[in-house]
RNA sequence: CCGUGCUAGGUGGGGUACUAGGGGUGCCCUGAAUCCGAAAACCUCUUCAUGCGGAGCUGAAAUCCCCGCCUGAGGGUGCAAGAUCGGUGAGUCAAGCGCUGGUUCGAUUGAUGUUGACAGCGGGGUCCCGAUGCGGCGGAGCGCCGUGAACCGGGUCAGGUCCGGAAGGAAGCAGCCCUAAGCGGUUUGCUCCGGGUGUAUCGGGGUGGCCUCGAACGAGUCAAUCGGCCAGAACGCGUCACCGGUUGAACAUUCGAAGGCGGGGUGCACGG
Numbered sequence: 001c002c003g004u005g006c007u008a009g010g011u012g013g014g015g016u017a018c019u020a021g022g023g024g025u026g027c028c029c030u031g032a033a034u035c036c037g038a039a040a041a042c043c044u045c046u047u048c049a050u051g052c053g054g055a056g057c058u059g060a061a062a063u064c065c066c067c068g069c070c071u072g073a074g075g076g077u078g079c080a081a082g083a084u085c086g087g088u089g090a091g092u093c094a095a096g097c098g099c100u101g102g103u104u105c106g107a108u109u110g111a112u113g114u115u116g117a118c119a120g121c122g123g124g125g126u127c128c129c130g131a132u133g134c135g136g137c138g139g140a141g142c143g144c145c146g147u148g149a150a151c152c153g154g155g156u157c158a159g160g161u162c163c164g165g166a167a168g169g170a171a172g173c174a175g176c177c178c179u180a181a182g183c184g185g186u187u188u189g190c191u192c193c194g195g196g197u198g199u200a201u202c203g204g205g206g207u208g209g210c211c212u213c214g215a216a217c218g219a220g221u222c223a224a225u226c227g228g229c230c231a232g233a234a235c236g237c238g239u240c241a242c243c244g245g246u247u248g249a250a251c252a253u254u255c256g257a258a259g260g261c262g263g264g265g266u267g268c269a270c271g272g
Base pairs, nucleotide, nucleotide: 001272002271003270004269005268006267009058010057011056012030013029014028015027016026020046021045022044023043024042034055035054036053037052064265065264066263067262068261069260070259071258074255075254076253077252078251082247083246084245085244086243087242088241089240090239096237097236099232100231101230102229103228105227106226107225108224109223110222111221112220121214122213123212124211125210126209127205128204129203130202131201132200133199134198135197137194138193139192140191141190142189143186144185145184146183147182153178154177155176156175161170162169163168
């Protein structure tokens, strides 16, 4: 140096999240990389942690390992202009939006009006006071109804009691009937009293508003919305300050797949 057979190694990597920490499953990037099984309340490990269990392939170099430089997908962190949302506070003009009120103003829509609008005029009503009548309500009395007395009210008084020789007589409890005071009721009756009472009539007052009627005139009137103008109140916005959430260009820093260039390292046995 060549050949054969083996072995270490390789058969993807990274970011993020999770974790005390390292890996894996998850998500993302890279881009092509053997197959099977389980894995988020998870699986497997402990700083030599860079997965676990099983089956293959490749294999000491173009392929495995390490170092340096360049490019660099993508992610993390920091600062934080700006945007946006929320909270707290401050506060000027009453200029703006919004709010409130007004109007000989404008527009639109609707209603009403020559079967006569608005305004004005006249009458009446609505309003107030007084008188009277009728009613209603409340109260009182009368009347009426009911009830109502162990004895001390009445009548009748069984039984019993008393007087009497008898005939007869007397008082009288219970019961029954009735009544006084009292109590209760009164839909209906009568009288009297009262009122934040209704109504009618008469008289007087008032006549602003509203309703209604009438005569005359002859075309507007009302409402809503929007706009113009005028006036007002107040911080609901707009304004300012602070705090918090979300997003966040650029910048800095960090990890870094992949690619390029350069350098270095790594076996065993047998045979020739």
Predicted 3D model of a 272-nucleotide RNA (Bacterial large signal recognition particle RNA) from an Armatimonadota bacterium.
Its mean pLDDT, the model's own confidence on a scale to 100, is 77.
It was read from a public genome assembly, where an Rfam model found it.
It matches the Rfam family "Bacterial large signal recognition particle RNA". Its Rfam clan is "SRP clan".